[in-house]
Description: This is a predicted structure of a 75-nucleotide RNA (transfer RNA) from an uncultured Anaerolineae bacterium. Rfam family: tRNA. It is annotated as a transfer RNA. Rfam links the family to the GO term triplet codon-amino acid adaptor activity.
RNA sequence: UCCUCAAUAGCUCAAUGGCAGAGCAUGCGGCUGUUAACCGCAGGGUUGCUGGUUCGAGUCCAGCUUGAGGAGCCA
Numbered sequence: 001u002c003c004u005c006a007a008u009a010g011c012u013c014a015a016u017g018g019c020a021g022a023g024c025a026u027g028c029g030g031c032u033g034u035u036a037a038c039c040g041c042a043g044g045g046u047u048g049c050u051g052g053u054u055c056g057a058g059u060c061c062a063g064c065u066u067g068a069g070g071a072g073c074c075a
Base pairs, nucleotide, nucleotide: 001071002070003069004068005067006066007065010024011023012022013021018055026042027041028040029039030038048064049063050062051061052060
């Protein structure tokens, strides 16, 4: 330098171009003699950034940033 993949809630991950969700964690409550476990509810999002396409973008396109992997160049 080039190629591929990835970036979404605190963490791990979903979401066929059509209302952004789950598990865990956190808070509150139920249950229990108590804790754990279990059950319920709640809070939590600039979908990495900037643009574009589209009636509509997490998803498609371009550039950039970061990370992982691969190839190559110089020495």
The coordinates come from a structure-prediction model, not an experiment, and the mean pLDDT is 81.